[in-house]
RNA sequence: CUUUCAUCGAGAGCGACCGAGGGACGGGCCCAAUGACGUCGCGGCAACCGCCGGUCCGUGAGGCUGGGCCGGAAUGGUGCCAACUCCCGCGGGUCUCCCGCCGGCCGAAAGGUCGAGGGAAGACGCCGAGAGAUGAGAG
Numbered sequence: 001c002u003u004u005c006a007u008c009g010a011g012a013g014c015g016a017c018c019g020a021g022g023g024a025c026g027g028g029c030c031c032a033a034u035g036a037c038g039u040c041g042c043g044g045c046a047a048c049c050g051c052c053g054g055u056c057c058g059u060g061a062g063g064c065u066g067g068g069c070c071g072g073a074a075u076g077g078u079g080c081c082a083a084c085u086c087c088c089g090c091g092g093g094u095c096u097c098c099c100g101c102c103g104g105c106c107g108a109a110a111g112g113u114c115g116a117g118g119g120a121a122g123a124c125g126c127c128g129a130g131a132g133a134u135g136a137g138a139g
Base pairs, nucleotide, nucleotide: 001139002138003137004136005135006134007133008132013042014041015040016039017038021031022030023029025089026088027087028086043081044080045079047078048077049076051072052071053070054069055068056067057066085131090128091127092126093124094123095122096121097119098118099117102115103114104113105112106111
């Protein structure tokens, strides 16, 4: 650097140094000289790998090994400690709204109401994808 799989609504401080932008990108919206971002020290959180425990699968039965799920600790390897990956960005769904030479029902009619179809603006901690981040494996 490429690629595969998994996860991403929770969680997590204090101080020193630096000195102007930072939150991946674009648009928003936020953080920031009451010092952000970054680096260091101590501290913490707990996503993955690893560790401990429980349970299930596979066997004729048992064991080993392996895999799934649940829980625990945080001594190990990474990671993380503003905001849902801060929100949106591509496709779709639902809801609200509008339409007429459509259909059903009510009505004398005007019109009202329900449904199907079409349209386009908004809303939704709705679905999926893409992009991003992290971990583990492979090249």

Predicted 3D model of a 139-nucleotide RNA (SAM riboswitch aptamer (S box leader)) from a Bacillota bacterium. The source organism's lineage runs through Bacteria, Bacillati and Bacillota. It matches the Rfam family "SAM riboswitch aptamer (S box leader)". Its family is annotated with regulation of gene expression in the Gene Ontology. Model confidence (mean pLDDT): 81 of 100. It was read from a public genome assembly, where an Rfam model found it.